Predicted 3D model of a 75-nucleotide RNA (transfer RNA) from Candidatus Curtissbacteria bacterium RIFCSPHIGHO2_01_FULL_34_40. Its Rfam family is "tRNA". Its family is annotated with triplet codon-amino acid adaptor activity in the Gene Ontology. Rfam's curators write: Transfer RNA (tRNA) molecules are approximately 80 nucleotides in length.
[in-house]
RNA sequence: GCCGGAGUAGCUCAGUGGUAGAGCAACUGUUUCGUAAACAGUAGGUCGUGAGUCCAAUUCUCACCUCCGGCUCCA
Numbered sequence: 001g002c003c004g005g006a007g008u009a010g011c012u013c014a015g016u017g018g019u020a021g022a023g024c025a026a027c028u029g030u031u032u033c034g035u036a037a038a039c040a041g042u043a044g045g046u047c048g049u050g051a052g053u054c055c056a057a058u059u060c061u062c063a064c065c066u067c068c069g070g071c072u073c074c075a
Stems, first nucleotide, its partner, number of pairs: 001071007010024004018055001026042005048064005
């Protein structure tokens, strides 16, 4: 330099055009003498950045940024 994959809650990930979710973690409550566990609930997101297409974009297209892998054969 080229090619491919990934980027979504504090962490691990789902969702692939039509109001953004789960588990764990955090917080509150119930329970307990107290803690843990269990149960119930609450909060937490400019969906990597910027443009484009569309009535509508986390999702499609383009460029860029970061991380991971491959690099020479075929088409």

Its mean pLDDT, the model's own confidence on a scale to 100, is 81.